Overview: Predicted 3D model of a 77-nucleotide RNA (transfer RNA) from Lentisphaeria bacterium UBA1407. Lineage of the source: Bacteria > Pseudomonadati > Lentisphaerota > Lentisphaeria. The prediction has a mean pLDDT of 80. It matches the Rfam family "tRNA". Rfam's curators write: Transfer RNA (tRNA) molecules are approximately 80 nucleotides in length. It is annotated as a transfer RNA.
[in-house]
């Protein structure tokens, strides 16, 4: 340099044919329980769906570009 894949909550990951409100588990906070802790129950907070633009009545989802990460190929006088 060329090609492919990935990017969604603090972490690990779902998200159906584009369809109106974005989810789970763990973690975190509060509370109940306990002499106390742990476990467990209940409730809650937490999201620029990597970024920019485009298509569409409507985009996490489709298209283009950018950035980052990973893999392969090429180059390495």
């Nucleotide at each position: 340099g060329c090609g492919c894949g990935c990017a969604u909550a603090g972490u690990u990951c779902a998200g159906u044919u584009g369809g109106u409100u974005a989810g789970a588990a763990c973690g975190c906070c509060a509370u109940c329980u306990u002499c106390a802790c742990a476990c467990g129950g209940u409730g809650g907070a937490g999201g620029c769906c990597a970024c920019u633009g485009g298509u569409u009545c409507g985009a996490g989802u489709c298209c283009a570009g950018u950035u980052g990460c990973g893999c392969g190929c090429a180059c390495c006088a």